A computed fold for a 307-nucleotide RNA from Polynucleobacter victoriensis, annotated as Bacterial RNase P class A. Model confidence (mean pLDDT): 76 of 100. The model forms 94% of the base pairs in the Rfam consensus. Lineage of the source: Bacteria > Pseudomonadati > Pseudomonadota > Burkholderiaceae > Polynucleobacter. Its Rfam family is "Bacterial RNase P class A". It is annotated as a ribozyme. The gene name in the source record is rnpB.

RNA sequence: AGAGUCGGUAAGGCAAUCGCUGCUUUGGUAACAAAGGAGAGGAAAGUCCGGACUCCAUAGGACAGGGUGAUGGCUAACGGCCAUCCACGGUGACGUGAGGAAUAGGGCCACAGAGACGAGCGUAUUUAGUUACGGUGAAACGCGGUAACCUCCACUCGGAGCAAUCCCAAAUAGGCAAGCGUUGAGGCGGUCCGCUGAGCUUGCGGGUAGGGAGCUUGAGUUCACUGGUAACAGUGAAACUAGAUGAAUGAUUGCCCCUUUACGAAAGUAUGGGCGACAGAAUCCGGCUUAAUAGCCGGCUCUGCAC
Repeated sequence: AGAGUCGGUAAGGCAAUCGCUGCUUUGGUAACAAAGGAGAGGAAAGUCCGGACUCCAUAGGACAGGGUGAUGGCUAACGGCCAUCCACGGUGACGUGAGGAAUAGGGCCACAGAGACGAGCGUAUUUAGUUACGGUGAAACGCGGUAACCUCCACUCGGAGCAAUCCCAAAUAGGCAAGCGUUGAGGCGGUCCGCUGAGCUUGCGGGUAGGGAGCUUGAGUUCACUGGUAACAGUGAAACUAGAUGAAUGAUUGCCCCUUUACGAAAGUAUGGGCGACAGAAUCCGGCUUAAUAGCCGGCUCUGCAC
């Protein structure tokens, strides 16, 4: 220098102006206004796996069914992660692996081959039995292969999900109870007459609209130290502000920072870019997978060249 392999990290900063959505305070009967302060991600995604939490079910045992599967460890748990072994791929760094059992039993074994799972067949030997050999093929005359076929073994698994679940609670309609009512309830705007003719009043309870709790401070984050090869664990310190509900989180400008290209010996100057990447909270957390960017940094390997 070229080619690779593994890992980490970023998703610009500050200020001003104009908006959007909650919150607090003040003013206002209210609508609303003013001020202050806050407001998406590394995957918020797919909803694939595991948990927290909630409700329902549940004596105990067995069967059926699903999942997992080297060894040891980590973890709340896992199909996740770490370390090591083995097999395969790669010159190598490294990558991939459902990686238990084939002497419990059943099934299957393409093409080729006379014959493919159970012993037969051909040739030689031989009275016969027996013994030896047999092109092909992964496997052939045998205690072969295959479990990502059934199966066996070991471990493990109840169901539904925040639209869970709980609380408060209108109007209208309907329900129940009591009282009044054809000896006239109620209606016809207040009263009387008149007309009409079966309901009216009160209370209770359920549900709906609507509102609230669940709801965001957590098996969490950062830093330091200690233990451990590591995953991870322990101790100490510090900081923390979406929680909205058809759902806000945006735009413009300036300066700084990073960077592309051109010029230049250099300092630097000019120019373009920093989102027209992926995407976007909706109970929370640990993973996995997928998506994606004119990015940046580091370890290691191979090849070539120079000293």